RNA sequence: GAUCUUUGCUAGGGGUGUCAGCCUAAGGCUGACUGAGAGCCCGGGGCGCGAGCCGCCGGGUAACCCUUUGAACCUGAUCCGGAUAGUGCCGGCGUAGGGAAGCGUGAGAGUCACGGG
Numbered sequence: 001g002a003u004c005u006u007u008g009c010u011a012g013g014g015g016u017g018u019c020a021g022c023c024u025a026a027g028g029c030u031g032a033c034u035g036a037g038a039g040c041c042c043g044g045g046g047c048g049c050g051a052g053c054c055g056c057c058g059g060g061u062a063a064c065c066c067u068u069u070g071a072a073c074c075u076g077a078u079c080c081g082g083a084u085a086g087u088g089c090c091g092g093c094g095u096a097g098g099g100a101a102g103c104g105u106g107a108g109a110g111u112c113a114c115g116g117g
Base pairs, nucleotide, nucleotide: 001112002111003110004108005107006106008103009102010101011067012066013065014064017033018032019031020030021029022028023027039061040060041059042058043057044056045054046053047052073098074097075096079092080091081090082089
């Protein structure tokens, strides 16, 4: 010096599930399941007699996960099989089609190359 692992910075990508009990039943509250993550705010649109409420859509934000060595996540999919109280819960689909990266330092280990003693 190269290589590998780990790590830092900056940037980027991504996700709002399911059920039970109760209720003032638009929907909400509490609890449960899976998961890294099921949060909060604003606007649009919509819903409700009303109190008011809603990822249905867009944006912001916190945490989290992922970034081409890419199953984070999306499509196929209102898919197929199994299990479950129920669900992308598990498996298949899946060597499918898409999908967001650059830089540098430090640390560690081994190996290789070169140089010096």
The prediction has a mean pLDDT of 79.
A computed fold for a 117-nucleotide RNA from a Deltaproteobacteria bacterium, annotated as TPP riboswitch aptamer (THI element).
NCBI's taxonomy places the organism under Bacteria, Pseudomonadati, Myxococcota, Myxococcia.